[in-house]
RNA sequence: UAAUUGGAGAGUUUGAUCCUGGCUCAGAUUGAACGCUGGCGGAAUGCUUAACACAUGCAAGUCGAGCGGUAACAGGCCUUCGGGUGCUGACGAGCGGCGGACGGGUGAGUAACGCGUAGGUAUCUGCCCAGAGGUGGGGGAUAGCCCGGGGAAACCCGGAUUAAUACCGCAUGACCUCUUCGGAGCAAAGUGGGGGAUCGUAAGACCUCACGCCUUUGGAUGAGCCUACGUCCGAUUAGCUUGUUGGUAGGGUAACGGCCUACCAAGGCGACGAUCGGUAGCUGGUCUGAGAGGAUGAUCAGCCACACUGGGACUGAGACACGGCCCAGACUCCUACGGGAGGCAGCAGUGGGGAAUAUUGGACAAUGGGCGAAAGCCUGAUCCAGCAAUUCCGCGUGUGUGAAGAAGGCCUUAGGGUUGUAAAGCACUUUAGUUCGGGAAGAAAAAGCUCUGGUCAAUACCCAGUGCCUUGACGGUACCGAAGGAAUAAGCACCGGCUAACUCUGUGCCAGCAGCCGCGGUAAUACAGAGGGUGCAAGCGUUAAUCGGAUUUACUGGGCGUAAAGCGUGCGUAGGAGGCUUGUUAAGUCGGAUGUGAAAGCCCCGGGCUCAACCUGGGAACUGCAUUCGAUACUGGCAAGCUAGAGUUCGGUAGAGGGUGGUGGAAUUCCGGGUGUAGCGGUGAAAUGCGUAGAUAUCCGGAGGAACAUCGAUGGCGAAGGCAGCCACCUGGGCCUGAACUGACUCUGAGGCACGAAAGCGUGGGGAGCAAACAGGAUUAGAUACCCUGGUAGUCCACGCUGUAAACGAUGGGUACUUGACGUUGGUUUGCUUAGCGAAUCAGUGUCGUAGCUAACGCGAUAAGUACCCCGCCUGGGGAGUACGGCCGCAAGGUUGAAACUCAAAGGAAUUGACGGGGGCCCGCACAAGCGGUGGAGUAUGUGGUUUAAUUCGAUGCAACGCGAAGAACCUUACCUGGCCUUGACAUGUCCGGAAUCCUGCAGAGAUGCGGGAGUGCCUUCGGGAAUCGGAACACAGGUGCUGCAUGGCUGUCGUCAGCUCGUGUCGUGAGAUGUUGGGUUAAGUCCCGCAACGAGCGCAACCCUUGUCUUUAGUUGCCAUCAGUUCGGCUGGGCACUCUAGAGAGACUGCCGGUGACAAACCGGAGGAAGGUGGGGAUGACGUCAAGUCAUCAUGGCCCUUAUGGCCAGGGCUACACACGUACUACAAUGGACAGUACAGAGGGUCGCCAACCCGCGAGGGGGAGCUAAUCCCAGAAAGCUGUUCGUAGUCCGGAUCGGAGUCUGCAACUCGACUCCGUGAAGUCGGAAUCGCUAGUAAUCGCCGAUCAGCAUUUGCGGCGGUGAAUACGUUCCCGGGCCUUGUACACACCGCCCGUCACACCAUGGGAGUUGGCUGCACCAGAAGCCGGUAGUCUAACCGUAAGGGGGACGCCGUCCACGGUGUGGUCAAUGACUGGGGUGAAGUCGUAACAAGGUAGCCGUAGGGGAACCUGCGGCUGGAUCACCUCCUUU
Repeated sequence: UAAUUGGAGAGUUUGAUCCUGGCUCAGAUUGAACGCUGGCGGAAUGCUUAACACAUGCAAGUCGAGCGGUAACAGGCCUUCGGGUGCUGACGAGCGGCGGACGGGUGAGUAACGCGUAGGUAUCUGCCCAGAGGUGGGGGAUAGCCCGGGGAAACCCGGAUUAAUACCGCAUGACCUCUUCGGAGCAAAGUGGGGGAUCGUAAGACCUCACGCCUUUGGAUGAGCCUACGUCCGAUUAGCUUGUUGGUAGGGUAACGGCCUACCAAGGCGACGAUCGGUAGCUGGUCUGAGAGGAUGAUCAGCCACACUGGGACUGAGACACGGCCCAGACUCCUACGGGAGGCAGCAGUGGGGAAUAUUGGACAAUGGGCGAAAGCCUGAUCCAGCAAUUCCGCGUGUGUGAAGAAGGCCUUAGGGUUGUAAAGCACUUUAGUUCGGGAAGAAAAAGCUCUGGUCAAUACCCAGUGCCUUGACGGUACCGAAGGAAUAAGCACCGGCUAACUCUGUGCCAGCAGCCGCGGUAAUACAGAGGGUGCAAGCGUUAAUCGGAUUUACUGGGCGUAAAGCGUGCGUAGGAGGCUUGUUAAGUCGGAUGUGAAAGCCCCGGGCUCAACCUGGGAACUGCAUUCGAUACUGGCAAGCUAGAGUUCGGUAGAGGGUGGUGGAAUUCCGGGUGUAGCGGUGAAAUGCGUAGAUAUCCGGAGGAACAUCGAUGGCGAAGGCAGCCACCUGGGCCUGAACUGACUCUGAGGCACGAAAGCGUGGGGAGCAAACAGGAUUAGAUACCCUGGUAGUCCACGCUGUAAACGAUGGGUACUUGACGUUGGUUUGCUUAGCGAAUCAGUGUCGUAGCUAACGCGAUAAGUACCCCGCCUGGGGAGUACGGCCGCAAGGUUGAAACUCAAAGGAAUUGACGGGGGCCCGCACAAGCGGUGGAGUAUGUGGUUUAAUUCGAUGCAACGCGAAGAACCUUACCUGGCCUUGACAUGUCCGGAAUCCUGCAGAGAUGCGGGAGUGCCUUCGGGAAUCGGAACACAGGUGCUGCAUGGCUGUCGUCAGCUCGUGUCGUGAGAUGUUGGGUUAAGUCCCGCAACGAGCGCAACCCUUGUCUUUAGUUGCCAUCAGUUCGGCUGGGCACUCUAGAGAGACUGCCGGUGACAAACCGGAGGAAGGUGGGGAUGACGUCAAGUCAUCAUGGCCCUUAUGGCCAGGGCUACACACGUACUACAAUGGACAGUACAGAGGGUCGCCAACCCGCGAGGGGGAGCUAAUCCCAGAAAGCUGUUCGUAGUCCGGAUCGGAGUCUGCAACUCGACUCCGUGAAGUCGGAAUCGCUAGUAAUCGCCGAUCAGCAUUUGCGGCGGUGAAUACGUUCCCGGGCCUUGUACACACCGCCCGUCACACCAUGGGAGUUGGCUGCACCAGAAGCCGGUAGUCUAACCGUAAGGGGGACGCCGUCCACGGUGUGGUCAAUGACUGGGGUGAAGUCGUAACAAGGUAGCCGUAGGGGAACCUGCGGCUGGAUCACCUCCUUU
């Protein structure tokens, strides 16, 4: 400043994080289509596909004022009423003129001067405008018409006659054209209106006006041609070109020009992309975007091209012509078969194609066009109407009030909530629609008439103006008014996140959804329905497409160490970039002016439709191009200079730099000889192999090849690859010092050229060692491997090829700038206290580190920092560095290098875990050291399996298996068979009846059924009530039915392991870290010290119980030292001292001493003490893990059953038995068995009980009945032990299973299926394979005792407890198992029971090769040659002119030739489709084989190369670290 006002993100890779990176979404838009729905109006738009084929109608005619005329119509005249007459209005056909080159359609072709922008001129231009001049005089034809003929038709032929503004000469002619500069050549047409004088029979002449005509000049308009610049993709298209490039001459054109021809020259284009292939009309603009850009080219406007396909010309001012002609072709139609006709990419319309696009409408009223003097005619241009929600804009579907918060629906915790003021009701309004009425409103002139001027001889005619009159398709439309009534008018999508909006039901990985992530496997806000809600609204969604977001091709505005990305390295061409000074120029650059940048559109300010869309006026803008004038700092050009860059010379200097030739010693191997004897060799262990034919070992001699220990070093050199004994020769480069010289000579470097490890190839040598392939031996499930023994190519040399590597610093080259420290190599300068130590500087090579950078890791003067210049490269993963093509190669192969298809990721760095056949530290009966077991036997018990009508159910690695079950004969019991019940065995409510209750008979297996009898209670307001029993119907009961993966509670386990966290602070972009790590120490995250941490919580410990010592209090049922008595028994008196009992206290804290340690924590030793470092034992179980266990203890959501999955009863089953496993018991004996005698506990239990004494029985037990509600009585004899006797190593005097017989007890009942006793019987078993369990002290082992459960059943076995006797061993932490902390690697995170690779098999998909086949396009060569133009030609014909007439001139036809379309033949190229078979690739819940990779992945991995192998892969050679671990060296930091 009127016209510049504008930039948003989200989801998805992970356990989490940051980054990279793709995919997806939200926005706007469309000529759209589809689904559901649909009231009105306005303004727009409407075959994007088959430039596919078209029926029918219309779309270009007009002029009688150019002509001869008169077929039709109307009028007039004449009429013999038959008709005649062009006389008039007019006018078919014809001649002639103008127009059919505009308007309208389409976008096939075209990558081009086609288009756009800016210029140029060798040109033409009908009609139009202006100027100049002219318009004289003749001639011959011809159509129409008429006659005749041919043909189906289209149409054609012959004869006669005729006009013109048709045609042709002559004259005149220029400022026109040509010219040899003398000259030569070239025109024309009239028609109409009016008319005074004159002439004329008339027509008319004549005059005038108008329109024409001819010549010419200029203009305007339009067109032609030329130039510069711009204008898509592909290099897997790199060379193209012979009229090609130029010249001369000629031809041709309106015009320049190879436009064409002849000759001459050999040029022209191309990496700034020629040629070729693909695609495409271009533009103004349109959509999007902040912009820059990207995409697009409908409607409107400019240009181009095309008109069935191809070719051609004619006419004309203009065409090579959409509704003209000729030819060829395809197709369609007519035909009498002889021939003909046609071209909707004009407007409608039809078929077809398609997801898809309208009426065979009205009118020339307006605008415009053609013709005409005009009236007028024509006009599917145009203006209107019709159809379509196709788009944009506007309006409406009502407004107010209305709580009983109605009914209904849905949900519900059952109270209520919500739909919801929503409805109804009441009161209003009437836009739009409907009906009626008004509305000739508005959208114009021309012509005609009148008047006024001009022109003229003229009052005519004509021209200009005033007034009057007439004309509307749309359409009775817009608009206005009235009537009447809420009356006629709401849907669509969505509701998991992104993204606004939530519940119920159904379904049950089904059906389905899905834009991405993802939902669905019984509680789905994600499917389907419903209620509710949200968003838009006559529309709403979906699909397709474009831009945006995407800074995801990055000009604005990206990157390349590890994510995709630096060529293996250098030299160098083009190109790009370039030091200091002066002058000049003015190309770039900057400024002014002028022209242009069409209109429309966008934008601004106004105006018109009621607003808006829309229309309209003015402006701004059009960022561009061109011309011109100026500026001169910078860049460029030119000229001159300079020395700081670069280079040269002179002088030094270090070095595995390269090449060639020689030469040396050590070692391996082989050969010869000597000594010598049985092995050698090799491995985890072995074997193959070598050796008595003498090996290995050892000594001497010889041969041959290859490589050069020590020095040797993050030392040196080189561009990289790479380079190592020593000597000589040849040779490249670097560094340093100071002088001199040149004077920008520089940097980079597309193509190009050269070098380029190892492997490999060719030819020829050589061959000691090593060693792909191969062979053998091992290992193994296998072992095409790892290990071993051999061994060939190869490794070496010469010459040639190959051209790749993790060719790496994963880091292109050059220049400049930017704090430092410490090493090291080579120079130079310099100081001092000089065998040395410093200081400075140049050039290398390292480590750490400041700022800065980075996603982080890290880089950090040798940059990955800050800048400039040049090159190369990247754009999601896979497919794939593959295919095809090209180039290179002898081959192997290299190089260049895609697509289809498929996925939503693939990746980098870092974090926390987990894991490792990684590391360090530490702990635990973890191992070791010991003791005793299990595994073998028999039995018991549990489980699996099997069986069964049922063998109920659960528990299943540790952490199921003597577990739930602390006790299955019935019961339990849940299972099976059979018999029964249906408001039920049990609860609450309603109604009826009866108290309750007790005794009893019959039937039945019982449940149950049918009976008999006794009994009438309590309270009362007299209605009834409480309790209880029976009955009825309904709500309901009931379920050990399912889901422990819907749950609560409880429990197991890691683990009594030492851990798990938080607040604040600090560090980090962040996940996170720190604290909690470190040094010590502990049983312990126990404590101490240190420390960017300081504190705190849950755990540990302690507090609790018990046990061990003492004190005190209290003494019955306990005790008895002292005193007394005694039946000798604490029995009694007595006592409470002791034991004991059970209350309260004390005690132990590393408190004390010494040592070690850091003056700490603590540890070691000691003293004292009953006890010493947690004294022993118990209870106590952090955050969490295992979807661990339990729906069958209980509780509980959901689901299921309801005359049964509920309930009752009897019997059976849970007790089965080829087998397997777990847990136990008893044994196998003499440390023992048996017998006899004898001693000592603790803790428990007992009235539906324990049960004494005494008697009986061999015994289990029976009888008996005292005592005891328990420190009193009983169970109750403890056993091992001790003493003695016996047995003598055996299947026994061991062992006791099994079986027979006889009993006892419990119980309704011991058959299935109890326990015990006695007599008899007397099995296996002689210490247990692989393997495996428990235990560190009052422990193991061993011995018995008690209890719970329980009618009975566990002492020879289970479980829980109690005491008696009572050991051994621990060097130690290498190993096994488990755990803790730190660290490291990781491709794991469902976390190693992880992840994951390849072959094979199956299904599907796309693709490469492929004998070929088919088609399109195209190159070259040749044949052929329609129509036509041009050229030639006198065969035929011929009005105008010339000529006395023969003829001439000219022309037409014919014929010939050049060019050429279609067509044909041959041979190439290219593209597409298809093809038996074949190659790999991709995808696909549960296929096969192995285990390659990720940890040291169990042989570290990977790269290149070569060989081999079912496969992943293995091996050789060289390389890399993107390898773990240990050790050493170097460097850095700190003290």